[in-house]
This record gives sequence, structure tokens and C1' cells, in this order.
RNA sequence: GCGGAUGGCUGGAUGGCCGCUCCGGCGCGCCUGCAAGGGUGCCGCGGGGGAGGAAAGUCCGGACUCCAGAGAAAAGCACGGUGCCGGGUAAUCCCCGGCGGGGGCAACCCCAGGGAAAGCGCCACAGAAAACAGACUACCCCGAUCCGUCGGGGAAAAGGUGAAACGGUGGAGUAAGAGCCCACCGCGCGACUGGCAACAGAAGCGGCACGGCAAGCCCCACCGGGAGCAAUGCCAAAUAGGGGGUCCGUCCGCGUUCGCGCGGCGGGAUGCUUGGACCCGAGGGCCCCGGGUUGGCAGCACGAGGUCACCGGCGACGGUGAUCCCAGAUGAAUGGCCAUCCAUCCGGGGGCAACCCCGGGGGACAGAAUCCGGCUUACAGGCCAUCCGCGCAC
RNA sequence: GGACUGGUAGCUCAGUUGGAUAGAGUACCUGACUACGAAUCAGGGGGUCGAGGGUUCGAAUCCUUCCCAGUCCG
Repeated sequence: GCGGAUGGCUGGAUGGCCGCUCCGGCGCGCCUGCAAGGGUGCCGCGGGGGAGGAAAGUCCGGACUCCAGAGAAAAGCACGGUGCCGGGUAAUCCCCGGCGGGGGCAACCCCAGGGAAAGCGCCACAGAAAACAGACUACCCCGAUCCGUCGGGGAAAAGGUGAAACGGUGGAGUAAGAGCCCACCGCGCGACUGGCAACAGAAGCGGCACGGCAAGCCCCACCGGGAGCAAUGCCAAAUAGGGGGUCCGUCCGCGUUCGCGCGGCGGGAUGCUUGGACCCGAGGGCCCCGGGUUGGCAGCACGAGGUCACCGGCGACGGUGAUCCCAGAUGAAUGGCCAUCCAUCCGGGGGCAACCCCGGGGGACAGAAUCCGGCUUACAGGCCAUCCGCGCAC
Repeated sequence: GGACUGGUAGCUCAGUUGGAUAGAGUACCUGACUACGAAUCAGGGGGUCGAGGGUUCGAAUCCUUCCCAGUCCG
């Protein structure tokens, strides 16, 4: 210098003018009150905060609220999810560190990565044969023969097909052959050793059995109740508390201070059954049609919160201390214009070059809506750090 | 804001226990019939199954990430 790998930061800056939204302060007016104070305003002045790394997709995990206490903190079945090992976390399909496999010269990257000797299923076409053994051509032996072949037997090496063909190479052996036998390699089991573990190494044994698919059913282990802030609660307004259908069925005994309590029976859940707890027992539940209201407050802005320092840990992360308060709209604020500068692009000119001057363009993806933690997807560019390969010079 | 459903010829739909030629109706084109047209009969073309990636020998079908359209909820 060229080409790459990984991790992180940033996502125009400054000033002026005009606006938008939220929250305090002061003044003024009004209401209330003895006062202190409180409330309020198409009022005025002044101050402060005001989008993101993805606010997105809604793909996961939670917080929170309701579902007739709590919510499974019971059991079984069903359904769904996760899936090497260890750790982190409120939790996770996330993250970190390892292991194994694959790719790359390397830095490094990728892997839904449990079980196929529990069972079922599938493996099209081609091929003799597709999962458990068997044999189309070719080979060998015997017999027959009209010399073309035919019949019986042996063997599984050779041929060709396919995504996949029942160990590979060499030797011995044979009529021809074959793990039939031998050596090495592969494969399976594996005492023992190391490691928390996944796993790694491995004495020895086996004569080859055990093809693939579980993002097919399934088995094993673990996890999971459902709905979602349009959840939910309250106030105000409105109204005829309207019409129709359907389901449950008005319980028993004892005590009583007449409120109810205890026991039994019956009924009641957002997968089903059982059990427990709880609630209910006389009015209530559910559905349909029609009408009215389409306002406000809470939830809702202090949180698994941010920043910095130190400590522990390889790391994800954890602990301690200090410090900060940092959007809150509801047809929905966070904007517009101008000037200068900066990154960068185009054209022209100058210069050996770095670069300089003039003119013009020009800053991506996108925008909170209950809130967090992840993942994924979109993104003009710019900057920083570490590392690898090649070339050149010294 | 939240929850859910669907995407296959120009149009309306089948096909999803994975098997290679992805079908049907209609529309279109050609020919026959007719004086001509319609109807009818015969034949034909037209699809990268919304897009990308993965699993598998093999994907419209299984898994995953996006894109587009629609429905419901106070």
C1' cells in the first nucleotide's frame, strides 16, 4: 500500500426569528375561607423538559390488571414450546464461556446440535434389489444338447442405477468366490485416566451387526392457566333502564342476641377430568334486536432507571458508593425559514503532489402512545480500536 | 394500540399423511360449423404456487424471516 475479519461509537454543528406540547414559578382577575390556604383563567411575564438505535415487525420473554380468594404455589390427560454442556438473568427461543461438527491460507465465521439397537411410517423415478434380505447381466461347477442354448447348483467379488447399495486396501484361499481367514485402516462396545459436565484420550474385545428422514408421528427431559392498557377502576352525561329468546331452580337440619353461624346437599372456571379452597342458593347467567352517550380522571411516567468510580468474575453479569430526574400527546406536540460552518458529490480552474479557489447539489432509515428485557428487519455516510493474509521498502 | 385470517393461470377456486407432468371452471388464441355472429365441438398457449433463507435425495405442502391485503375488539 492492497484485500479482509471482529467489536464499538455516531446518525450533522452553531446562531437568529416565528411557532407546537407538557410541567413548575411570579403577578393580576374571579370563587371559597375569619385567616392561613385552596381552586380557577381563550390573562400577562419569565423559566425548564421535549423521539430512536431501531420508537418498526408484534416474533419471544416479563412487569401490571382482570377472569367468582390466590393464580397451577395440586394430580392426571390433552395441547403448545424448548432441546450438546456449564453459567448469567425477574424471565426468555436471549446473552456469555466451553464441547462437537462444517467452511476459510488465516484473523474468524456458521450449526433447530437430545434419541433412528422403544415402536409406527416414508424413501418417488431409475435399478436385479431401498432396509431384510435377496440376485438381472456377467462368473464357476455338474448334467443335457439339434452346439443356438436349456436345466440344477454355488457365490456375492465385477457391471450398471440412484440422493443413498450391506466395510476399504493388500494377501492367503478357491471350481469361481466371499471377514471364510490374516495384516493395516475404518466401524461398534469399551475397563481405565482427565474434566463439574458436554466431551477428549485409551488398554482390550467384537469379524461387521447398527442406511437416511424426528423443521413425519413419536420417545425422553424441562417449561407453560387465559385474556390483554380498546386490560381495569372511578366520575359525569344519556336513557324507556326497552323488546325477544334461552339456561339454572327457589333446599334440608341444628343453634340464634334474628344480623347470622355451623354441618349437609346442589350449582359455579378462559382446554378436559378429579381433588382442595373460595363464592352463590333466589334471583342470576348468556345470546340477539333496538335506542342513548361517543366526555373526563386514574392506570401513566421513579424505573429489573441512567451516568461515574471502585471491587469480584475469562466473560455475560453481579456487588458497593456517589450523583441525576430525563417526552407524555389523545385527529394525537417534538416543526418551519434564514445565515455561517462541517462530512460528502458534480462541473470548471490552479498545482509535480498533498491540496486550494469558484459555482451548484446535498445529510439515510424512520418517528413515541402502559412500561421494560431481547431477537429480527430497514439504514446515506462518517469515526475509533484490535487482529489476519499478500506485496513493496528498510 | 391490540388480536387474528389469507396470498396458487387475467378472474374464481381445488390441491398441504412431501414424490417432479401443479389441476378445474371461466377468459384468451387457432381450426371446424354458419351467408355472418353467438352457442357448440376439437386443439393449444399461459404459473418461477407473495418474496428470501433453511430442513430433505426431493418443498405449493415442513420450519423460519420479511412483504401485501382483509376482518374483529372500547

Predicted 3D model of RNase P RNA and transfer RNA as a complex of 468 nucleotides. The prediction has a mean pLDDT of 76. It holds a member of the Rfam family "Bacterial RNase P class A". Gene Ontology terms of the family: ribonuclease P activity, dimeric ribonuclease P complex and tRNA processing.